[in-house]
Context: one part of a larger RNA
Molecule: small-subunit ribosomal RNA, central domain
Organism: Opitutaceae bacterium
RNA sequence: CUGGGCGUAAAGGGUGCGCAGGCGGCCAUGUGUGUCGGAGGUGAAAGCCUACAGCUUAACUGUAGAACUGCCUUCGAAACUACAUGGCUAGAGUACCGGAGGGGGUAGCGGAAUUCCAGGUGUAGCAGUGAAAUGCGUAGAUAUCUGGAGGAACACCGAUAGCGAAGGCAGCUACCUGGACGGUUACUGACGCUCAUGCACGAAAGCGUGGGGAGCGAAAGGGAUUAGAUACCCCUGUAGUCCACGCCGUAAACGUUGUACACUAGAUAUUGGAGGAUUCGACCCCUUCAGUGUUCAAGCUAACGCGAUAAGUGUACCGCCUGAGGACUACGGCCGCAAGGCUAAAACUC
Numbered sequence: 001c002u003g004g005g006c007g008u009a010a011a012g013g014g015u016g017c018g019c020a021g022g023c024g025g026c027c028a029u030g031u032g033u034g035u036c037g038g039a040g041g042u043g044a045a046a047g048c049c050u051a052c053a054g055c056u057u058a059a060c061u062g063u064a065g066a067a068c069u070g071c072c073u074u075c076g077a078a079a080c081u082a083c084a085u086g087g088c089u090a091g092a093g094u095a096c097c098g099g100a101g102g103g104g105g106u107a108g109c110g111g112a113a114u115u116c117c118a119g120g121u122g123u124a125g126c127a128g129u130g131a132a133a134u135g136c137g138u139a140g141a142u143a144u145c146u147g148g149a150g151g152a153a154c155a156c157c158g159a160u161a162g163c164g165a166a167g168g169c170a171g172c173u174a175c176c177u178g179g180a181c182g183g184u185u186a187c188u189g190a191c192g193c194u195c196a197u198g199c200a201c202g203a204a205a206g207c208g209u210g211g212g213g214a215g216c217g218a219a220a221g222g223g224a225u226u227a228g229a230u231a232c233c234c235c236u237g238u239a240g241u242c243c244a245c246g247c248c249g250u251a252a253a254c255g256u257u258g259u260a261c262a263c264u265a266g267a268u269a270u271u272g273g274a275g276g277a278u279u280c281g282a283c284c285c286c287u288u289c290a291g292u293g294u295u296c297a298a299g300c301u302a303a304c305g306c307g308a309u310a311a312g313u314g315u316a317c318c319g320c321c322u323g324a325g326g327a328c329u330a331c332g333g334c335c336g337c338a339a340g341g342c343u344a345a346a347a348c349u350c
Stems, first nucleotide, its partner, number of pairs: 003322004007304002012318001014201004021194003025088007034080001035077008049065006091191001092188003095184004103177007110154001115149007125136002162169002206247006215241002220236004258317006266295011299306002323350003332343004
């Protein structure tokens, strides 16, 4: 460089935005960049290839041809590509109207429950387990009633449902704010797709500073179990879990399936919208757009399965794989306070 691949065999980047780059809708005119044709020049010889010939043959050698896939000049062609100019509206976007939503941020509020504190009633147990014990309790526990404190999470609704690019998002209210969808088809006129580097976001755990600390609970202590038990079970319990600000940048970050566009039988459920039919008005029903599921024709697949939300048929661009181990490692570089992250070999073994 090329081939074949990437749901589960090795392989889709965690996600988005996006510069460079690659690719790019319809019509007309022009130019003639790429492209195509003719001619000319050059492309040393030898070698390779073909034909014939010379050494008795061959190797070897000679002669001729072909080839030298290339470059340059010139004359042409104009479909495609490129460029220039003009135009278009089917892609993309804007505007207006409308409804849906746990999308995001800030502030305030609410009830249930656990724990703790104070008081009342009340008496011998409570708690826990397979069974126990550690533990709590006559200094009055557990139970029950009243009042209070504080933190965290929001039962039912709740869904096979919704929203978000992903991570993720759920009590209620207000304010600020992003996106998607439907309808109208008024406006712009290709403004598009993808995207190495880059930038931003990114669960949990962890880190820094300051707060907070109810419950839970790594570590730790104790009780059991056991041959042992650095565990599983039980009683305690510190970091942490929560908040603010700043880091970290990883996950089975998974649909283990990159993004965008087009095309290719159906059936059915459901969410949001629009239209029709019907109706007093709706529901049911029909059509349609956008999503979320199930099932299946064709097709694909090693099979499992996928099947208009494709793993089918195609196009564009990016990322990645190339036997297993060594090795999500070493070294070096970059990043980080650290933990560590990113990039990433070789010897050797099979």